[in-house]
Molecule: Archaeal signal recognition particle RNA
Organism: Thermoplasmatales archaeon ex4484_36
RNA sequence: CGCUAGGCUUGGCCGGGGAGCUAGGCCCUCCCUCGCCACCGCCUCUGGCGGUGGUGCCGCAAUAUGGUCUAUAGCGGGGCGACGGCCGGGGGCGGCGCAACCGGAACCCCGCAGGGCCGACCGCCAACUGUGAGGCCUCGUCCCUCGGGGCUGGAGGUGGUGUGCAGGGGCUUCCGGAGGGAAGCUCCGGCACCUUGGCUGUGGGGACCGGGUCAGGCCCGGAAGGGAGCAGCCUAACCGCAGACUACCGGCGCUCGUGGGGUUGCGGGGCUGAGAAGGCGGGAGGAGCAACCCAGCGGGGGUCUAGGGCGUCCACCCCGGCUGGCCUAGCA
Numbered sequence: 001c002g003c004u005a006g007g008c009u010u011g012g013c014c015g016g017g018g019a020g021c022u023a024g025g026c027c028c029u030c031c032c033u034c035g036c037c038a039c040c041g042c043c044u045c046u047g048g049c050g051g052u053g054g055u056g057c058c059g060c061a062a063u064a065u066g067g068u069c070u071a072u073a074g075c076g077g078g079g080c081g082a083c084g085g086c087c088g089g090g091g092g093c094g095g096c097g098c099a100a101c102c103g104g105a106a107c108c109c110c111g112c113a114g115g116g117c118c119g120a121c122c123g124c125c126a127a128c129u130g131u132g133a134g135g136c137c138u139c140g141u142c143c144c145u146c147g148g149g150g151c152u153g154g155a156g157g158u159g160g161u162g163u164g165c166a167g168g169g170g171c172u173u174c175c176g177g178a179g180g181g182a183a184g185c186u187c188c189g190g191c192a193c194c195u196u197g198g199c200u201g202u203g204g205g206g207a208c209c210g211g212g213u214c215a216g217g218c219c220c221g222g223a224a225g226g227g228a229g230c231a232g233c234c235u236a237a238c239c240g241c242a243g244a245c246u247a248c249c250g251g252c253g254c255u256c257g258u259g260g261g262g263u264u265g266c267g268g269g270g271c272u273g274a275g276a277a278g279g280c281g282g283g284a285g286g287a288g289c290a291a292c293c294c295a296g297c298g299g300g301g302g303u304c305u306a307g308g309g310c311g312u313c314c315a316c317c318c319c320g321g322c323u324g325g326c327c328u329a330g331c332a
Base pairs, nucleotide, nucleotide: 002331003330004329005328006327007326008325012080013079014078015033016032017031018030019029020028023070024069025068026067027066034056035055036054037053038052039051040050041049042048043047057077058076059075060074084323085322086321087320088319089318090317091316094313095312096311097310098309101308102307103305104304105303107301108300109299110298111297112296114294115293116292117286118285121282122281123280124279125278128275134272135271136270137269138268139267140266141265142261143260144259146257147256148255149254150252151251152250153249154248155246156245159194160193163192164191165190167188168187169186170185171184172183173182174181175180199243200242201241202240203239204238210235211234212233213232218227219226220225
């Protein structure tokens, strides 16, 4: 000097790292990570994976204008007992950075070919379908012509040669003392009847200039009686309203029939008897290819993205090297 065993405490250690704070260190706050403990969830359940919280020898000071210290890093105590420390390499959790590369995202520009339109045919789905798909024939629905009916709008209110009845206007002749009377001709409206599609009901119808009846009053008259006639009432012409009617002129979401036309939809009937409207996709081939749109490929551009990658720090694990006390005993 070395090795082994035991003992000791002065070197040193009693998680590590990053960020913040600071001139700087530690305490402190936040984050990552390792060990331990507890709890929760899941699974391939002697176990594994993931997550959450606590803890890192003890006590004291301060939680922020903070405490404390100054080459080393607050004060006091306890424990370990040479353990440790440093360097290098490998693995590796995580943080930070980087858009140079790979990858990814959307956008812009350029180019290329394709699709867009037609399309036999094919595939899938499929309303409907033996209570009959599709097809063929036929009829109706639609249009035109002609004939009938129905409904409806407009418009309209017959004729009477003639007859009968009662009446009125005008004219002529005759008679009468007046009022007036008689006859004839002619015209007018009313009623009845006939006829007609040409009727019914109702309101008005004004101070006169239609008719009837005409109180009172008036006129003629000796009287009888007669006459004109206002108001009122009735009534006609005329005007209106309502209803009914229809020869006439029209109309029709109606109907019967005739002849013709049309028939892509819908429906009826007859024959046949299993598919099929439609949608989506493919599609030989054709058209087009100016622009636009769609999806795609290739190239370029800048932007974003930290997945890979690169750089850096690094918990934790493994390997190697260097370095570091004292005492006792044994061995060489």